[in-house]
Predicted 3D model of a 521-nucleotide part of an RNA (small-subunit ribosomal RNA, 5' domain) from an uncultured bacterium.

Context: one part of a larger RNA
RNA sequence: AUUGAACGCUGGCGGCAUGCUUAACACAUGCAAGUCGAACGAUGAAGUCUCUUUUGAUGUACUGAUUAGUGGAAAAGGGGAGAGUCAUGCUUAUGAUUCUGCCUGUUAUCGGGGAAUAACCUGGGAAAAUUUAUCCUAUUACCGAUUACAACCUGCUUUUGAGAGGGGGCUUUUAACUCUCUUUAAUAUAUGAUGAUACCUCGGAUUAUCUACUUGGUGGGGUAAAAGUGUACUAACGCGACGAUCUGUAGCUGGUCUGAUAAGAUGAUCAUCCACACUGUUACUGAUACACUGCCCACACUCCUACUGGAGGAAGCAGUGGGGAAUAUUGUACCAUGGUGGAAAGCCUGAUGAUGCCAUGACGCGUGUGGGAAGAUGACCUUUUGGUUGUUAAGCACUUUAUGUGGCGAGGAAAAGCUUAUGGUUAAUACCCAUAUGCACCUGACGUUACCCACUAAAUACGCGCCGGCUAACUCUGUGAUAGUAGGCGCGCAUAAUACUGAGGGUGCUUACUGUUAAUC
Numbered sequence: 001a002u003u004g005a006a007c008g009c010u011g012g013c014g015g016c017a018u019g020c021u022u023a024a025c026a027c028a029u030g031c032a033a034g035u036c037g038a039a040c041g042a043u044g045a046a047g048u049c050u051c052u053u054u055u056g057a058u059g060u061a062c063u064g065a066u067u068a069g070u071g072g073a074a075a076a077g078g079g080g081a082g083a084g085u086c087a088u089g090c091u092u093a094u095g096a097u098u099c100u101g102c103c104u105g106u107u108a109u110c111g112g113g114g115a116a117u118a119a120c121c122u123g124g125g126a127a128a129a130u131u132u133a134u135c136c137u138a139u140u141a142c143c144g145a146u147u148a149c150a151a152c153c154u155g156c157u158u159u160u161g162a163g164a165g166g167g168g169g170c171u172u173u174u175a176a177c178u179c180u181c182u183u184u185a186a187u188a189u190a191u192g193a194u195g196a197u198a199c200c201u202c203g204g205a206u207u208a209u210c211u212a213c214u215u216g217g218u219g220g221g222g223u224a225a226a227a228g229u230g231u232a233c234u235a236a237c238g239c240g241a242c243g244a245u246c247u248g249u250a251g252c253u254g255g256u257c258u259g260a261u262a263a264g265a266u267g268a269u270c271a272u273c274c275a276c277a278c279u280g281u282u283a284c285u286g287a288u289a290c291a292c293u294g295c296c297c298a299c300a301c302u303c304c305u306a307c308u309g310g311a312g313g314a315a316g317c318a319g320u321g322g323g324g325a326a327u328a329u330u331g332u333a334c335c336a337u338g339g340u341g342g343a344a345a346g347c348c349u350g351a352u353g354a355u356g357c358c359a360u361g362a363c364g365c366g367u368g369u370g371g372g373a374a375g376a377u378g379a380c381c382u383u384u385u386g387g388u389u390g391u392u393a394a395g396c397a398c399u400u401u402a403u404g405u406g407g408c409g410a411g412g413a414a415a416a417g418c419u420u421a422u423g424g425u426u427a428a429u430a431c432c433c434a435u436a437u438g439c440a441c442c443u444g445a446c447g448u449u450a451c452c453c454a455c456u457a458a459a460u461a462c463g464c465g466c467c468g469g470c471u472a473a474c475u476c477u478g479u480g481a482u483a484g485u486a487g488g489c490g491c492g493c494a495u496a497a498u499a500c501u502g503a504g505g506g507u508g509c510u511u512a513c514u515g516u517u518a519a520u521c
Base pairs, nucleotide, nucleotide: 001520002519003518005517006516007515008514012365013364014363016361017360019357020323025321026320027319029318030317031316035072036071039070040069042067046063047062048061049059050057051056080276082274089201092198093197094196098193099192104188105187106186107185108184113143114142122133123132124131150160151159152155165181166180167179168178169177202248203247204246210238214236215235216234217233218232219231221229251273253271254270255266256265257264258263279298280297301312302311303310304309332353333352337351338349339348368398369397370396378389379388380387381386402460404455405454406453407452412446417439418438420436421435422434423433424432463509464508465507466506467505468489470487474504475503476502478500484491485490
C1' cells in the first nucleotide's frame, strides 16, 4: 500500500459497487421452459342470424373464448458452482480434416396415391404412481411409386435417393386467377462445432526406469471426418537425468494487488475457454447432447404404501437446517434490454430491470458560522504566587445545506395498434408489402422517483487508538514482582512507575469511522 475480510468500541445522510472464501453437506414450500388453433381432428363459453312470443325454441347457419390429445420448432439457450483435471485442458500460433438447424444469396420444386394411430366412446386391473383391451377418426404425423438434382464400392433388364400444405382477396360460397407464409433438393456465404500439429504451463529424485494395443505396418470394420479409434495377422518397437513413470497440490486466461523497474503474489465480482449437475455407467432423440429442472441400469440417502410396489435430487431464484470468525428478501415487474415459440397481437422468461438487508468497500455531504476576557464556574497541577483546560463555554448576532414535514414534477417511451396518402404487386381501386403523415386522458415495475420550491428551529448528528525508545505526544493518584502489560527490546524489585490502573493534559486518524487479528507485495 492492499483485501469478497472477521472481531472490539462507536455510528447522521446519500448515490454507486460488492456480499457462503467453510460442507461439490442434507433439503420442507413456492416459482425458474414454455409456445403455436394461420398444421390437425375434437371440445363449444358467450354473442349474432332465423323462428316464434317468451325465465323460450330451432340449426349441415355465422363469429368463436377455452383447452386434454396428434403434430412443429425450442428445450444443447439463458442461469449455477469449481469437485475433477499438470494435460483428451488453457494460452499463443499454423491450416493438411469434416459437419453445420434457424438467417442471407442463387437455381429448381411442391403433381398422383395408400394404410394406420392418439384424442373420444365402451370395458378391465390397481392403495398409489399409473396401466391395459375392443371399436371410430384427422393432419405440415407415417408409407410406397414416377421424376428432378445429387452421391458412390458403376448396379447395365430393377444401385441408393425428395416434396405439404395453410391463411387473405376476388368470385354465383365451385373452378380459375392473385398476394403471402411454408415444404423439398442442390449450391455459395455467414455462424457454430469436431479433429490435428508445435511452443509454453506448480512442487517432490527420501519417486529411475516405464509401456503390451504398448510403438509401427497390412486387410476389412467404424466415424461427419483423420487416427490402435476397435479387431485379425504381423514386426519389436516407443518414452526417459533436456526428468519419463509415480506422487502431492491446483480449473486456465484476459486481468487484479504490490513494486521506480525487474519481478513477486493472486485468479472474488466482469469477460473468454474448459470440465461438472446426489455417486458411477449406458445409450436414445436430434443439425448439435451422451443432455442441471430428459430416459435406462446400479450404489448410498430421504419420503409414501393397503407391504405388492412407487416417488425424489436448489453446485437455478428466494428460503431452512448444519458447518463456521463470517456473508442478504420464502418480496416486485415484464416498463426497459435480451431470448424461445407465433403471420401478428398476446403469452412465457427468479435472464434482466428495479426493490429490501449489511459502514463490506471506495467516493461525496453534514454535525454550524461570526463575534466573545470578567481570561467566568468546575476540574487538574502548583514552588500556594499562580498556571493549564481556554475563545473552549455562557451571553450576543446570523444562516438553514443534509435530515424531517408539505408541495411541484421531468427523463428512462419508442415501437406495436388504428387512420390516410404515395409506390410496388395484380385483371383489380381488393388483399398483401414498403415508405411517410396523422390519431389517442394509449403503454412506467422502480415511484410517496430525480431535480426544484416552501416551512421549522442551532434545532436531530464524533468517535477510536496512542503518549519508555523505535514513534508524533507528560504530569499526578493508586498499586508495590502483587495486580497487570507486551510487536520485539522489555516494564512492574529498593515505596517517589512519563511502560500497570484511574484522572487531567497532549498527540494521531484532514475522522463516521478507528484499532486489533489474518493474509499478500